[in-house]
């Protein structure tokens, strides 16, 4: 340099045919306990890597840029 895959919550990852962004773990609080753990419940937490385009509407489609992984040279 070329090709392919990936970038979404603190971490690991879902997200269908474009239509109000989710789960598990973690954190905080409540219940439970003598106390803690386990367990049950609730809450907080997001510029969907960035910029532009298409669209009534973009995490999703298109272009460019950045970063990570694999392969080829």
């Nucleotide at each position: 340099g070329c090709u392919g895959g990936g970038g979404u919550a603190g971490c690991u990852c879902a997200g269908u045919u474009g239509g109000u962004a989710g789960a598990g773990c973690a954190u905080u609080c409540c219940g439970u306990u003598g106390a803690a753990g386990c367990c049950g419940g609730a809450a907080g937490g997001g510029u969907c890597a960035g910029c532009a385009g298409u669209u009534c509407a973009a995490g999703u489609c298109u272009g460019c840029u950045c970063c990570c992984c694999a392969g080829c040279a």
Transfer RNA from a Patescibacteria group bacterium, 73 nucleotides, folded computationally.
Its mean pLDDT, the model's own confidence on a scale to 100, is 83.
Its Rfam family is "tRNA". Rfam's curators write: Transfer RNA (tRNA) molecules are approximately 80 nucleotides in length.
The same sequence occurs in records of 2 taxa.